[in-house]
RNAcentral holds the sequence, with entries from MGnify. Transfer RNA from a marine eukaryotic metagenome, 67 nucleotides, folded computationally. Rfam family: tRNA. The coordinates come from a structure-prediction model, not an experiment, and the mean pLDDT is 80.
RNA sequence: CCACGUAGCCAAGUGGUAAGGCAGGGGUCUGCAAAACCUUUAUCGCGAGUUCGAUUCUCGCCGUGGC
Numbered sequence: 001c002c003a004c005g006u007a008g009c010c011a012a013g014u015g016g017u018a019a020g021g022c023a024g025g026g027g028u029c030u031g032c033a034a035a036a037c038c039u040u041u042a043u044c045g046c047g048a049g050u051u052c053g054a055u056u057c058u059c060g061c062c063g064u065g066g067c
Stems, first nucleotide, its partner, number of pairs: 001066005008022003016052001024040005045061005
């Protein structure tokens, strides 16, 4: 100097209250289990600003990666 930070993990979302997958919890099914299906889990790194409204735009800080 540049990029990135979203659930336990991966990851989409570029102004109008956050998709999906894996894992975990609960349930249905089964003689038991597995599989399948349903359901559940987010103050979006922290603080401030702009805006009617911020995950999104601006500034600072922290952290990670690259040069």